[in-house]
Predicted 3D model of a 76-nucleotide RNA (transfer RNA) from a Deltaproteobacteria bacterium.
Its Rfam family is "tRNA". Rfam classes the family as a transfer RNA.
RNA sequence: UCCGGUGUAGCUCAAUCGGCAGAGCAUGCGGCUGUUAACCGCAGGGUUGUAGGUUCGAGUCCUACCACCGGAGCCA
Numbered sequence: 001u002c003c004g005g006u007g008u009a010g011c012u013c014a015a016u017c018g019g020c021a022g023a024g025c026a027u028g029c030g031g032c033u034g035u036u037a038a039c040c041g042c043a044g045g046g047u048u049g050u051a052g053g054u055u056c057g058a059g060u061c062c063u064a065c066c067a068c069c070g071g072a073g074c075c076a
Base pairs, nucleotide, nucleotide: 001072002071003070004069005068006067007066010025011024012023013022019056027043028042029041030040031039049065050064051063052062053061
C1' cells in the first nucleotide's frame, strides 16, 4: 500500500425484507434468608465508531475517514 472481516448498554452478543433498539451477565433497589451467597422481582444504563448521502423512514443501503483483527504485497 491492497483485499476481507468487525465496530450496537460497563462486558459478551442479538435485532428477519429498510418500519417502535433488545437479551444475558454486571450495577442499584426490593423480596426471600438468622447472615452472606444462591434464587425471585423491579429499575437505571444507548450520539448503533465518526462525518456525509439515499429514503416517507437507516443499526441495516451508498461514499469517505477512524480503530481493531486476519490475509497479501513492498522496502530493509